[in-house]
Context: one part of a larger RNA
Molecule: small-subunit ribosomal RNA, 5' domain
Organism: uncultured Bacteroidota bacterium
RNA sequence: AUGAACGCUAGCGGCAGGCCUAAUACAUGCAAGUCGAACGUCAUUUUUGACUUCGGUUAAAAAUGAGUGGCGAACGGGUGAGUAACACGUAUGCAACCUACCCCUUACCGGGGAAUAGCUUCGAGAAAUCGAAAUUAAUACCCCAUAAUAUUUAACUUGGGCAUCCUUGUUAAAUUAAAGUUCCGGCAGUAAGGGAUGGGCAUGCGGCCCAUUAGCUUGUUGGUGAAGGUAACGGCUCACCAAGGCAACGAUGGGUAGCUGGUCUGAGAGGAUGAUCAGCCACACUGGCACUGAGACACGGGCCAGACUCCUACGGGAGGCAGCAGUAGGGAAUAUUGGUCAAUGGACGAAAGUCUGAACCAGCCAUGCCGCGUGCAGGAUGACGGAUCUAUGAUUUGUAAACUGCUUUUAUUCGGGAAGAACAGCAAGUAUUCUUAUUUGUCUGACGGUACCGAUUGAAUAAGCACCGGCUAACUCCGUGCCAGCAGCCGCGGUAAUACGGAGGGUGCAAGCGUUAUCC
Numbered sequence: 001a002u003g004a005a006c007g008c009u010a011g012c013g014g015c016a017g018g019c020c021u022a023a024u025a026c027a028u029g030c031a032a033g034u035c036g037a038a039c040g041u042c043a044u045u046u047u048u049g050a051c052u053u054c055g056g057u058u059a060a061a062a063a064u065g066a067g068u069g070g071c072g073a074a075c076g077g078g079u080g081a082g083u084a085a086c087a088c089g090u091a092u093g094c095a096a097c098c099u100a101c102c103c104c105u106u107a108c109c110g111g112g113g114a115a116u117a118g119c120u121u122c123g124a125g126a127a128a129u130c131g132a133a134a135u136u137a138a139u140a141c142c143c144c145a146u147a148a149u150a151u152u153u154a155a156c157u158u159g160g161g162c163a164u165c166c167u168u169g170u171u172a173a174a175u176u177a178a179a180g181u182u183c184c185g186g187c188a189g190u191a192a193g194g195g196a197u198g199g200g201c202a203u204g205c206g207g208c209c210c211a212u213u214a215g216c217u218u219g220u221u222g223g224u225g226a227a228g229g230u231a232a233c234g235g236c237u238c239a240c241c242a243a244g245g246c247a248a249c250g251a252u253g254g255g256u257a258g259c260u261g262g263u264c265u266g267a268g269a270g271g272a273u274g275a276u277c278a279g280c281c282a283c284a285c286u287g288g289c290a291c292u293g294a295g296a297c298a299c300g301g302g303c304c305a306g307a308c309u310c311c312u313a314c315g316g317g318a319g320g321c322a323g324c325a326g327u328a329g330g331g332a333a334u335a336u337u338g339g340u341c342a343a344u345g346g347a348c349g350a351a352a353g354u355c356u357g358a359a360c361c362a363g364c365c366a367u368g369c370c371g372c373g374u375g376c377a378g379g380a381u382g383a384c385g386g387a388u389c390u391a392u393g394a395u396u397u398g399u400a401a402a403c404u405g406c407u408u409u410u411a412u413u414c415g416g417g418a419a420g421a422a423c424a425g426c427a428a429g430u431a432u433u434c435u436u437a438u439u440u441g442u443c444u445g446a447c448g449g450u451a452c453c454g455a456u457u458g459a460a461u462a463a464g465c466a467c468c469g470g471c472u473a474a475c476u477c478c479g480u481g482c483c484a485g486c487a488g489c490c491g492c493g494g495u496a497a498u499a500c501g502g503a504g505g506g507u508g509c510a511a512g513c514g515u516u517a518u519c520c
Stems, first nucleotide, its partner, number of pairs: 001518002004516005011372006017365002019330001024328003028325003033071003038068002042065010078283003088206007097199002102195007110144004120133005150175007159166002180187002208255003215246003220243006227237002258280004262273004285306005308319004336362001338361003344358001345356004375406004385397005411457001413455004420447001425442007464509005469490003475504005485492002
């Protein structure tokens, strides 16, 4: 010093922290949705109007639910199993690359078509779910048109560099786009260029142990191929050719381990460590694989195989808490199946808003750090009691108590009562490029009737733990008699034990004190 645990003890508050073990298995709930300003002859409910045989029918609007479609779901959150590696840190490079949403600039936004979910009608199945027919829409899908600073090919050309090359300009040919909606302001859409952001790749250097691991390697090392593949270079993959490449400056093998900023310690150098917070990486029951997409080889998506669990009508199906709570198990040991979207942030939406176990709060735990309190002043018959002694007495506990006066932090009860709130929206006004800016008002708080403030009553509600032979601050009596026991080291105990056990007294720290474990 600690993410600690154990023993005894315990008044309060603030700020932090809280499965280090089984990356063991998980009941239950929640953790990713949103948009009707993309779409439909969908369904249900409500309201209003019309009709009515009073059963209802029909039209409009609103809400809810399912579906098509878009965006998001690759973020946020968890864990550290694997990994000794360009994984990480740092410094460079990419003339070898990508980047949805956002910003700037330029141009465009014309015409047509075929389906399909939903719905309806059948059918299969225990279920999960699936099949058939008929029919319908779109910002879903397809075709045509137009088209370049895009792509490909060819020819010429300017400037430059770092070898491959990069760059400016011109010409010719070929290929490739789009979607609507509207409150008419826009918002969307397509192509191209630039920016921003985020990523990808490569390289120098740096950081564990074992030589009781000395040789390792065949896509291995290099080349050719306008090869394949990738956003991109590359044995990344393939065909052929050569025989290389690494290694005592430690290859290969084995063990251990996420890395860093940092943290602890130390005068420093160093040593140890990598909880919380932040950056990066890896993983998501185990192993493999791709699809979609700007981005994944995807924790709460898909497929296959495996182990395990569950349902079953035995034909077949379902699942993945290393998200937040919670359960069992393991363990010396680690919390609530809580509240709210009020703030901050995120997704979607024009917005209102919806969702958000991110987040903000509350609950539990002396786990830690910090702060406060458990009274203050006076008071000697130095009381009683206890303990001790040189014992008619004295010493000590000890101004301690009683008693007198005072105070009220805290506690009790009562009353008042926040900041965190700024926005967005709505209403009104002003300016104005006429749809933006701005002003005023209004509205919004989980925490919480909390913090805080005032009053009220009364010393009232609040002290323990370890030690006292030396190291090491603090000594006597009784009991025990090498017994019982103590002990970190030296060592105590065999009849006068300051070392064992008890008592009185003392010392140290204090809501803690000791012990154990680990690091310096």